The part of an RNA shown here (small-subunit ribosomal RNA, 5' domain) has 506 nucleotides and comes from an uncultured bacterium. RNAcentral holds the full RNA, with entries from Greengenes. It matches the Rfam family "Bacterial small subunit ribosomal RNA".
[in-house]
Context: one part of a larger RNA
Order: sequence, then structure tokens, then C1' cells
RNA sequence: UGAACGCUGGCGGCGUGCCUAACACAUGCAAGUCGAGCGAGGUUCUCAGAUCACCGAGAGUCUAGCGGCAGACGGGUGAGUAACACGUGGGAAAUCUUCCCUAAAGAGGAGAAUACCCCCGAGAAAUCGGGGCUAAUACUCCAUAAGACCACAGCCUGGCAUCAGGCAGGGGUCAAAGGUCCGCAAGGGCCGCUUUUGGAUGGUCCCGCGUCCUAUCAGCUAGUUGGUGAGGUAACGGCCCACCAAGGCAAUGACGGGUAGCCGGCCUGAAAGGGUGAUCGGCCACACUGGAACUGAGACACGGUCCAGACUCCUACGGGAGGCAGCAGUGGGGAAUUUUGGACAAUGGGCGAAAGCCUGAUCCAGCGACGCCGCGUGGAGGAUGAAGGUCUUCGGAUUGUAAACUCCUUUUGGAGGGAACGAAAAAAAUGACGGUACCCUCAGAAAAAGCCACGGCUAACUACGUGCCAGCAGCCGCGGUAAUACGUAGGUGGCGAGCGUUACUC
Repeated sequence: UGAACGCUGGCGGCGUGCCUAACACAUGCAAGUCGAGCGAGGUUCUCAGAUCACCGAGAGUCUAGCGGCAGACGGGUGAGUAACACGUGGGAAAUCUUCCCUAAAGAGGAGAAUACCCCCGAGAAAUCGGGGCUAAUACUCCAUAAGACCACAGCCUGGCAUCAGGCAGGGGUCAAAGGUCCGCAAGGGCCGCUUUUGGAUGGUCCCGCGUCCUAUCAGCUAGUUGGUGAGGUAACGGCCCACCAAGGCAAUGACGGGUAGCCGGCCUGAAAGGGUGAUCGGCCACACUGGAACUGAGACACGGUCCAGACUCCUACGGGAGGCAGCAGUGGGGAAUUUUGGACAAUGGGCGAAAGCCUGAUCCAGCGACGCCGCGUGGAGGAUGAAGGUCUUCGGAUUGUAAACUCCUUUUGGAGGGAACGAAAAAAAUGACGGUACCCUCAGAAAAAGCCACGGCUAACUACGUGCCAGCAGCCGCGGUAAUACGUAGGUGGCGAGCGUUACUC
């Protein structure tokens, strides 16, 4: 140290947990929401007609479809990438920006469809075809038209080369949608709609500098380098194309090969430096493999579409379905890495006028001594010193105040009782965690110690067994009959819920 292995293991807090196969995945969940945009259908209640089973109105509720917004965020992974990818500092007079804020102006008229539904049909299914009906904040057209956009000519100011800003002129082009509440109405409030100004936020593009190893890689390059024109883009640009020229890069290492996501940071060190890029934060890239575009303010789109491929599954053999590098979980690989848990209570996000709904983001709980920190396994007294063990020169020494025994305490653990903050500024309501933390009471030393070493380096020594055997070992080296070095025992030293070993780094 994101560790693993061996022996051992009482509690708590805070963290952390597939480094290997970007291997394959059963199952469940992870992105929906709006009925205050629209028609329709189901259902509950009430009322009227009516008279016993229908029809009408109102209120509530549910939602398949059309429509809007969100699905480009949030979450995962590190494959690819040596690159303007990242870091840092600049530039865009070459640029876009839904929602939000601000300011100015507007919202007049008309039309054609279509899903749902009904009928018919095809199919095993997935799904699809034909006919008919209908609505809208869906779609189309006309009007209105500015300081918006387009081209034209003029003036002023400024700059950075192309130019930028402003002023007034005539010409041309482009808009719109309603819903709900109050009201008898007129009208008004709120949410929306359209065009434009400025902002905010978020992107996009360009440049200077920095960024691994290899020369047993020395030459590389044809859209290549530049120009003109045209196309394309939000925008500059060989970005793409036609034509023209023959350039461009390179020992200050081009081109090729290998390796690798980059950074804030993290580890180490007195620093310089070296190593590293888990968790957390920023950026990038990817989403079975490869390719492509559509929609959209934004994607070339993890849980969207299309094509091809490999793989898996269903099939009536005609044809279809799928993508955990989301959260759990399974198999596999591996020395090795967790629960198919709870809740939206908080924080945050999407939709909604709101109530609210959704949210494996998140907050929590579970498992693992994986790490750090804290606590405990008792405290005081207690013998010229029990027993037992070991050694012995047989006198004794040592284990050792250690035990027994006496007195005391009760952390943690156990039982019982109480009980939160986290909830949000009128009141009320609202807690997954959790009857948890914490507080009080009770019983009882009770339920809680191991691991490694002891030849020198290096703190710590004797006995027995073994006999170059069995074995030890980081280095030097031990063992061939008196081994402080092997094995066991006693003793001792070190650390302690850990202790050793291995691996890697300074």
C1' cells in the first nucleotide's frame, strides 16, 4: 500500500473493497412526467328525465394513443489515444447556446390531415397492410414586420491584416397557440406562444509553452505543402472538390516501433528529486465489434434508430429478439475484492400551476481486522516465596506478586427503563437510518491474547532429541555425537487485536 498468504481474533468510530477477462451474462430494479395541450375509453359518486334499463349532466379517479419537456444530465469504465488528449497562459474582428434573467414589440385570418377508435385482411410471433371517422399548444398557408436577416450605395468613430461598432436611406425576406382561475359580462390574474436586444450558463474552434522509452527505426510525405474558385459548417480551415504551382517535415530526432487515459493530487525525501494517477474533484475517450446518419438548443446518442459481423435465445423454419464498462447478483479468470438489503426522511435532478410522481444519483443499513484512530481483556493488597514445570555443582536457582486468597471497580459485552439532533425561519404534518446514538438502573471479574524471534548484523539462552541426516537461511553461513543457528520444552526479548511472510515503491 485498493494488497494477498499463514497463525490468531473482544468492541466502537471513520474510511475503503475486481489492480486479473473493455470475458460471457439468468433474474429484478436503474427515466420518466404532464388530464391546467388534445380527442377517446374504463371506473366511482351525485343529480335530472324516465320507469327497471337505458339516456343526459356534473364531480372525482385511471390511462393506451396524439402532443410537450426530459431521455445529450446524473451513474459506469480506461479499451483506444504520445494527440491541442491533458495542464497552463492567451486568442475568436471566425462561433453556437433549450431552460433562466432583462428590455422592446406582437399574437389577425384561413385550411388540409392523422394516431387512438371501428371494419376487413396477413402472420406462430415480432409486427404489418387496406378502408372509414375525429381533435389539438401537432401540421400547412395568407396577413402584419422591426434597430432581426440579405444585397446596394453614403457618412462618422475605432482597430489587429482580412475588418469592427454606430447613424440615417430606399429595396427584398421570415412570426405566433392556446390553457386555466376570478367575474353575469366587460375585463383581469397566472402559466404558456412569436420576433428581436443584452446578460448568465454551457459548449465549439485556434495558438505559445510543457508532457514516457527506443537510432539494433534515418529518411518521411500526393490532399502531401501552398494558391485561386466553388461547396460544406454555428464558425476558421485541404474540412471536401476542380484547376494551378512544387512544395512541406527531419539528428533541436521527422517517419516507424513499444508503452500509456491526462491533471489537481497521493507516497517518499531536509530539499532537489524519484515513484504513482485507487477512493474524492476537473477534463478526455468509450458503451458487444465496426460503420452511419436521424431527431434535437445540444448526440453521431450506455438502458434511441439503421447496416454489417461475432455470440446467445425464440420459432409453426417463413422469420424474429438481445447487449450489466448502471445497482445488486451469476459463471469464468485470479493470490484476491461485498448484499439479488431499506428509504426517497435529507441533499440534488427530471416533469408538473400545484398536489405529486419518478430517481440502485444520493442518504443509510449489511459483509470483510482491508486501512487509520480509540477502548477493553481488570485495579489495589498479597510469601525470605505454595503446588506444578524447567535447570541444577543437588546446596539451590528460576517461572514469581505471577497464582491462590482479601478488598474494590464495571469501560466494552448482557438484561430492563427512557430517548434524540438531523425537519426546513406563522401553525400543523413529514425520519429510511432507528427504538439507533445517548442517558438511567441491575447482576457479575464476570464473556475477551495472540504472533514472531532469541549465532552476528539485531533486543533476547539453557536442556533434550537429531548426527552433513532431518532440516534452517535476508547476507555471512549452521548440521559429519557435547548444535545458544535444525526439532521440541522451559526461560527471555519485541510487537499487540494483531503478529509474521511475500510483492511493489521511495